[in-house]
RNA sequence: GACUCAGUAGCUCAGCAGGUAGAGCAUCGCCAUUUUAAGGCGGGGGUCUUGGGUUCGAAUCCCAACUGGGUCA
Numbered sequence: 001g002a003c004u005c006a007g008u009a010g011c012u013c014a015g016c017a018g019g020u021a022g023a024g025c026a027u028c029g030c031c032a033u034u035u036u037a038a039g040g041c042g043g044g045g046g047u048c049u050u051g052g053g054u055u056c057g058a059a060u061c062c063c064a065a066c067u068g069g070g071u072c073a
């Protein structure tokens, strides 16, 4: 330098043939317990890496950039 894959909640990831975002763990509250842990129930938390474009509508499609992994040179 070329190509390719990935970037979504604190962490690990799902959601990709467009219709306004989920799970597990973690965290907080309640129940229960003499107390703790385990267990049960519930809540909060992300404008989806950034900037443009297409569209009535974009995490999803297109372009560029940034970061990380891989292959080749």
Stems, first nucleotide, its partner, number of pairs: 001072007010025004019056001027043005049065005
The prediction has a mean pLDDT of 81. Transfer RNA from a Bacteroidota bacterium, 73 nucleotides, folded computationally. Its Rfam family is "tRNA". The family's RNA type in Rfam is transfer RNA. The RNAcentral record of the sequence draws on ENA.